A computed fold for a 281-nucleotide RNA from a Planctomycetota bacterium, annotated as Bacterial large signal recognition particle RNA. The source organism's lineage runs through Bacteria, Pseudomonadati and Planctomycetota. Its mean pLDDT, the model's own confidence on a scale to 100, is 76.
RNA sequence: CCGCGCUAGACGGGGAGGUAGCGGUGCCCUGAGUCUCCGCAAGGGGACGACCUGCAACCCGCUCCAGCAGGGUCGAAUCCCCUCCCGAGGGCAGUUCUUCUGUUCUUCUGUCGUCGUAAGUGGCGUUGAAGAUCUGGCCCCGUGCAAUGGAUGGGUUAUCCACCCCGCCAGGACCGGAAGGUAGCAACGGAGAUCGCCCUUUCCAUGUGCCGCGGGUUUGCCGGGUCGGAGCCGGCUGCGCCGGCAGUUCGCAGAGGGAAUGUUCGACGGAGGGUGCGCGG
Numbered sequence: 001c002c003g004c005g006c007u008a009g010a011c012g013g014g015g016a017g018g019u020a021g022c023g024g025u026g027c028c029c030u031g032a033g034u035c036u037c038c039g040c041a042a043g044g045g046g047a048c049g050a051c052c053u054g055c056a057a058c059c060c061g062c063u064c065c066a067g068c069a070g071g072g073u074c075g076a077a078u079c080c081c082c083u084c085c086c087g088a089g090g091g092c093a094g095u096u097c098u099u100c101u102g103u104u105c106u107u108c109u110g111u112c113g114u115c116g117u118a119a120g121u122g123g124c125g126u127u128g129a130a131g132a133u134c135u136g137g138c139c140c141c142g143u144g145c146a147a148u149g150g151a152u153g154g155g156u157u158a159u160c161c162a163c164c165c166c167g168c169c170a171g172g173a174c175c176g177g178a179a180g181g182u183a184g185c186a187a188c189g190g191a192g193a194u195c196g197c198c199c200u201u202u203c204c205a206u207g208u209g210c211c212g213c214g215g216g217u218u219u220g221c222c223g224g225g226u227c228g229g230a231g232c233c234g235g236c237u238g239c240g241c242c243g244g245c246a247g248u249u250c251g252c253a254g255a256g257g258g259a260a261u262g263u264u265c266g267a268c269g270g271a272g273g274g275u276g277c278g279c280g281g
Stems, first nucleotide, its partner, number of pairs: 001281006009074003012030004020063005033048006051071005080274006089265005095259009108247006115240003119237003122233003131227008139216006145209002147206005153199004158194003165190003173182003
């Protein structure tokens, strides 16, 4: 070096998720290979998805040599192992743009209100502002008078069938020989009752009074007097503080989408290197 027979190993890989961790089932990316459609062709499109069977998200199997069980194929190199390059795709981070939702006053704008200010305007003011002081009123308490109402007292007009109370009792009745006496109805009068009017005394009350007197009067308002000698008021505009409301404003939070950046894993592809045993020639 050649031939034969074996063995290690391999018979897809990766990302996210999940897990203490690893692999798998399911999702996504990749695409060995197969099938198929259009087209004359070049080429383009679609489907399945990596030897076969069984297991598995209410999971399955395993433990750093990290799917298991059974069968089959390839087998030391295009094929197994390692490193590097490229880079489909996935994850993460912050930045930025944008959409939606929520919240809030942190910013802004508008609007409404309270308060302040007095620049403008307006009003008051030398026929005297602010301020000071005196006095009166509003207000409160007591009281007088009046008014009104009620109660009480007095006077008086009218009315009150009969009975019941009192006085006087015609007529009539009774007793008596007579004189005379007795009871007593009506009328009249009284008493009493009712209604009205008047007067006055006393008492009570009051949503009463341009009424009187005495006292109080911290603050406030109003009127007047004196001193004083130029300000005062705050209607409108403006400005300031605070508060309410609204907003396509700002901020914050959450969700979605886009962009570039950084970082991480990394299929396919490419390059380099590494890895056996026996027998015979």

It matches the Rfam family "Bacterial large signal recognition particle RNA". It is annotated as a non-coding RNA gene. From the family's description: The signal recognition particle (SRP) is a universally conserved ribonucleoprotein involved in the co-translational targeting of proteins to membranes.